[in-house]
Molecule: transfer RNA
Organism: Lachnospiraceae bacterium
């Protein structure tokens, strides 16, 4: 340099045909226990890499930048 995948909470991943984002685990509350663990209920935490475009409406669609794997050279 070409091609190809991936970037969403802290962490690890879901997100279907485009209708405004969730799980686990971790934090923190609070029930259980003589106390811890473990177990159960709760709460908080998101500009969904970044810019632009399409649309009423974008994580999602197109384009470019940008990080990182992977292949080839």
């Nucleotide at each position: 340099g070409c091609g190809u995948c991936u970037g969403u909470a802290a962490c690890u991943c879901a997100g279907u045909u485009g209708g405004u984002a969730g799980a686990g685990u971790a934090a923190c509350c609070g029930g259980c226990u003589u106390u811890u663990a473990a177990c159960c209920g709760g709460u908080a935490g998101g500009u969904c890499u970044u810019g632009g475009g399409u649309u009423c409406a974008a994580a999602u669609c197109c384009c470019a930048a940008u990080a990182g794997g992977c292949g080839c050279a």